[in-house]
Order: sequence, then C1' cells, then structure tokens
RNA sequence: UCAGCCGGCCGGACGGCCGCUGCCGGAUGCCGCGAAGGCUGCGUACCGGUGGAGGAAAGUCCGGGCUCCAUGGAUCGACGGUGGCGGCUAACGGCCGCCGGGGGCAACCCCAGGGAAAGUGCCACAGAAAGCAAACCGCCGAAGCGGGCUCGCCCGCGGCAGCAAGGGUGAAAGGGUGCGGUAAGAGCGCACCGCGCCUCUGGCAACAGAGGCGGCAGGGUAAACCCCACCGGGAGCAAGACCGAAUAGGGGCGGCAUGGCGCAGAGGGCACGCCCUUUGCGCCGGGCGUGGUCCACGCCGCUGCCCGGGUUGGUUGCACGAGGCGCCCAGCAAUGCGCGCCCCAGAUGAAUGGCCGUCGCGGAGGCUCGCCUCCAGACAGAACCCGGCUUACAGGCCGGCUGACACA
Repeated sequence: UCAGCCGGCCGGACGGCCGCUGCCGGAUGCCGCGAAGGCUGCGUACCGGUGGAGGAAAGUCCGGGCUCCAUGGAUCGACGGUGGCGGCUAACGGCCGCCGGGGGCAACCCCAGGGAAAGUGCCACAGAAAGCAAACCGCCGAAGCGGGCUCGCCCGCGGCAGCAAGGGUGAAAGGGUGCGGUAAGAGCGCACCGCGCCUCUGGCAACAGAGGCGGCAGGGUAAACCCCACCGGGAGCAAGACCGAAUAGGGGCGGCAUGGCGCAGAGGGCACGCCCUUUGCGCCGGGCGUGGUCCACGCCGCUGCCCGGGUUGGUUGCACGAGGCGCCCAGCAAUGCGCGCCCCAGAUGAAUGGCCGUCGCGGAGGCUCGCCUCCAGACAGAACCCGGCUUACAGGCCGGCUGACACA
C1' cells in the first nucleotide's frame, strides 16, 4: 500500500423566530371565611423552569414480569418445543467458552450436532445390481477342439465350477492403500489407516492421546414417520380496577336431568289407619364443573341455537425499572458482587414541527486551482414493560487481527 475478517460508534452541529406536549411552580380571575391584612380551594387562553421517539421503535418469531380466568392436587395420554459438553441468565429455541464435523492459506465463519443393531418408509435416472443379494464388459487349472513339438510340454479357442481384485454407471456398489499369495481372485495372510472392545493418562464433561486384543466386518437418509432424554395451563393492557350514565336481570325454540329414606312445620283430603302437595334440616344416590382415572372441593340444575335492548364517557393501569452510566474486584468470556452518580416520552385520532442564517459530511458541474453554483442524500415514529432473535439501512469514523507485496 492492497485484499480480507471481527468488534464498537455516529447517522448532522450551532444560533434566531414562531408553534406542540408531560411534570413542577406562579399570576390576572372565580367561590368560601374574615372588620381588615390575609387564608383555603378551584382554575387558565398567560408566565417561568425542566424533560420529550429507535438501533432497529419494524416482524410478532421465542422467553418472561404483570393482570385476569379455568376449582385444586396427583397420574396417564394427546399436542407442541428443544437436542454435543460445561457455564451465564428471571427465563429462553438466547449468550459465552470448549468438543466434534465442514469451508477457508489464515484471521475467522457455518452446523436442525442423541438413536439406523426397535420398527416402517424412501434412494429418481443411469447401472448387472441400491437390501441382504446378484454379474454388463470381463478374469480363469474342468469337459471339449485346433496347432506346434525336443513327445516333457507350449500357444490359441473355449467357459462347468470359481471370482468381485480390474473397467463402466452413479451422490453412494459391501472398508482404503501397498505387499504377498492364488489358475484367477478375495482381509485369504501381513503392514499402516479405519472400525469394535478393554486398560492407562489428561480433562467437571463432551472428548483427546497412548497401548493391547479382535473379527477383518450389517450402505445412506430421522430439517421422513418414529424411538430416547428434558421442558411446557389459557388469554392478554383492546389484560384488569374504580367512578358515572343508561337499559329489557328481555323474548323464542329445543335436549338431558328433576331420585330415595328419616325428622319437624304448614295446607288440603279422609274410611281417623293414613294419603297428597309444599318448606326446612340430615344421610345416601345422581348430574355438572372443557381428554381419561383417583382424591378433595363447589353447585342443584346442566346445556345448544336464534332474535333483541343498554353502555362505547371519565379516572386509573401508565413508567423507579430483572433501569442507565462510571470505577474496582473475580472470571478466557458471557456475566456477577461491591462502591459512586443519574431519573432519561407517557400520548389517546394520537405530542417533539415549520422557517431563516452559518458551518460540516457526501455527490454533480464549472474553473483563472483561489474558489463558485446546485442537490439536502439511509432504514425509518413509542402506545404495559423488559431479555433476545430475524429483517431493512445512503454515508462516515474508531480499534484489533490475518494474508500478500515493497522499503528500512
């Protein structure tokens, strides 16, 4: 100097004029009390002070805080989520570190990372063959045929039995490379790698290394169904609470259920033995309480559909928070403890805007290289809050690391 990787920050500044809004304070003003000075309360079109959109406010994909509901507890199932190990966190599917695998010269980046020997499914086309085997081109001591011949055999054809080493197809073809062996071959034997098991060492662990033994062997795919391990109520600030106001605590059509015994009271009947209705209490049973079972608790009725009426106002929830910033210590880090400082939007058809001047970043043009003119330039606006993830983003700045080249 160039190329690349990782992290952080800004994303206009200053001044003036007018305008909006939250909070705090204060007038003129109004009501009440007072003889008065004044006091309390209310209030605003005014005055002053102070604060006023984001790194993503977006998507609504996760996790929670908070509020309400489902009757609660246990257990089984369904459904959903996560998936190497360890740590952080309120928690997570997040973050940090490490392990393993892959990409890259490297810095660094990526991984939906448990199980294929529980089962089922799929692997198109090509190829002989893609799940338990088989042979397209082939290799090759049989039988047989031909030729030569030194009568031992040699050469060629052939292909019963044998082979899967060579070639071809494919993403993948029954471990790989090499040597030996064989008629030709094959883990058939051996060496190394690979695979399985065992032991030792290091590590919390995933795992790594070393040694030994072994048979030399059961493809891939689970972001296919599935199995295993762990986790999981629902709805959501339009949640909810209070005040005010108003109405019709309405009407219709169904389904299931409406049980038994005892005591007491009331009414009626009566053949004076009792019977019927109803109320209350107690016991048993039945039904309901949003998958099943058990237990507990609650209710006495449960439940479906249709039509129709009122309210749609105000206050609150509503911002002091798992809060922000700085420092120290611990930790590889995420992060945590401690100390100190700070308060930083709360609207409700929805507030922070408009104009002017100067400067700055960026771009275009002119040019006498001093300057001049023009453009005004990203993604984009809170609505209960917080921790993440994902997506969008013109331009600029800072720090660190890797590689290449050159100089000293």

Predicted 3D model of a 408-nucleotide RNA (Bacterial RNase P class A) from a Hyphomicrobiaceae bacterium.
The source organism's lineage runs through Bacteria, Pseudomonadati, Pseudomonadota, Alphaproteobacteria and Hyphomicrobiaceae.
The sequence is in RNAcentral, with records from ENA.
Its Rfam family is "Bacterial RNase P class A". About the family: Ribonuclease P (RNase P) is a ubiquitous endoribonuclease, found in archaea, bacteria and eukarya as well as chloroplasts and mitochondria. The family's RNA type in Rfam is ribozyme.